[in-house]
Context: one part of a larger RNA
């Protein structure tokens, strides 16, 4: 390579939008490119088959015949795919009514804690740990009651709950604005799916500019502890954590499960929204579509377990994977202002 895989054994890109590509929903029709048949032609000699023959047999050699992917010619066929024309409406989209949401930006408002700083009240200890010791404290702490101000988070409601493409998103309130879900059923008439490259976004933590700075808290310092303690423990405490703006592009970025589509038992919960029966009106009950959960048939798995939310049973697209170490390193090359990301061997060993 052909295969075979891809939750956890190696492997699903962090998520989406989308170009080239690849794939495609029902009918009728054009014509015949692919597709299928029949005839021709060419497919060198030698070798392979077969069939007679020559060497005493064989191997070996002669002589004729068949065969032949593939290419080309030419006559048909119209199912499948492309193609060309007319439709449809189931997939998709607009429009329409109505709801659920911590979707996301911006603005303004609260309350508790906590520190800090002024006052009261007081007067000897706090504070901290396995014990302690640094450590604060009569220049009056701890505690206690009132002001004041700064900076982060938003307790209960909270859910196994909800949104969001993922990262993520929650005190109230307002404005702006994205998306989804459901009923009716008007319109458009395959407008669709995936998606190399490309583009957007992307936790934390790092970087630059300016701001901010309550608590925490890498780094330090200092008390234990120990044979030593560069740790675990304790007192401190600075970058950072927060806000403006820009970079960075990696996480166990995990459901360790790429996306879209059809099918394949059932039960039970919960959220949204509809309908049908009763009802004065509602609960209840039945019942539908979208979602999120538990259990479980059949199957599927090495087993765990997965099981309409598939890891079952089919397509179609597009990543990746090939024993372990070297090594996500080496070199070269894009890319960032560094840090560094992305691509990504090999020798040599087991």
């Nucleotide at each position: 390579u052909u295969g075979g895989g891809c939750g956890u054994a190696a492997a699903g890109u962090g998520u989406c939008u989308g170009u080239a590509g690849g794939u495609g929903g029902c009918u009728u029709u054009u014509g015949a490119a692919g597709u299928c048949c029949g005839c021709c032609g060419u497919c060198a000699a030698a070798u392979c088959c077969c069939a007679g023959g020559g060497c005493u047999c064989a191997a070996c050699c002669c002589u004729g015949g068949a065969c032949g992917g593939g290419c080309g010619g030419u006559g048909g066929a119209a199912a499948c795919u492309a193609c060309c024309a007319a439709g449809c409406u189931g997939g998709a989209g607009u429009a329409u009514g109505a709801u659920a949401g911590g979707g996301g930006c911006a603005g303004a408002g609260g309350g508790a804690a906590u520190u800090u700083c002024c006052g009261u009240u007081g007067g000897a200890g706090c504070g901290a740990u396995g014990a302690a010791a640094u450590g604060c404290a009569u220049u009056g702490a701890g505690a206690u009651c009132g002001g004041a101000a700064a900076u982060a988070a938003c307790a209960c409601c909270a859910a196994c709950a909800g949104c969001g493409a993922a990262a993520g998103c929650a005190c109230u309130c307002u404005g702006c604005u994205g998306g989804g879900c459901c009923g009716a059923c008007a319109c458009u008439c395959a407008c669709a799916c995936u998606g190399a490259g490309a583009g957007a976004c992307g936790a934390a933590a790092g970087c630059u500019a300016g701001g901010g700075g309550a608590g925490c808290a890498a780094a330090u310092g200092g008390g234990a502890u120990u044979a030593g303690a560069g740790a675990c423990c304790c007192c401190a405490g600075u970058a950072g954590u927060c806000c403006u703006a820009g970079c960075c592009a990696u996480a166990a970025a995990c459901g360790a499960u790429g996306g879209a589509u059809a099918c394949u038992a059932g039960g039970u919960g919960c959220u949204g929204u509809g309908c049908g029966a009763c009802u004065c009106g509602a609960c209840c009950c039945a019942u539908g579509c979208a979602g999120u959960g538990c259990u479980g048939u059949a199957g599927c798995u090495a087993a765990c377990g997965c099981g309409u939310u598939a890891a079952g049973u089919a397509u179609c697209c597009c990543g990746c994977c090939u024993g372990g170490g070297g090594a996500g390193u080496a070199c070269g090359u894009u890319c960032u202002g560094a840090a560094g990301a992305a691509u990504g061997a090999a020798a040599c060993u087991c």

Small-subunit ribosomal RNA, central domain from Echinochloa crus-galli, 350 nucleotides, folded computationally. Lineage of the source: Eukaryota > Viridiplantae > Euphyllophyta > commelinids > Echinochloa. It matches the Rfam family "Bacterial small subunit ribosomal RNA". Gene Ontology terms of the family: structural constituent of ribosome and ribosome. The RNAcentral record of the full RNA draws on SILVA. Its mean pLDDT, the model's own confidence on a scale to 100, is 88.